[in-house]
RNA sequence: UUCUUAUCAAGAGUGGCGGAGGGACUGGCCCGACGAAGCCCAGCAACCAGUAUUAUUAUACGGGUGCUAAAUCCUGCAGCAUAAGCUGAAAGAUGAGAG
Repeated sequence: UUCUUAUCAAGAGUGGCGGAGGGACUGGCCCGACGAAGCCCAGCAACCAGUAUUAUUAUACGGGUGCUAAAUCCUGCAGCAUAAGCUGAAAGAUGAGAG
């Protein structure tokens, strides 16, 4: 980097360092000197592994990841609808497996 597959409306900090940016991209709309990104610590969760179990069930002190504003913040394509809106794709994110 490509493919397969599962999940994406729950949950999680008045902490330390740091200093201006951030929310993938488009268009919006937001967050940010009452302190952004990043790092550390803390926490959440339970995909893999572990453990218990008949189990597709449970568990979480520790392992491999992940996550900790807003639904994946909304949206982009299609169908239905006068419209508000609803549904499904696409795209994206994360895990596991494969090339």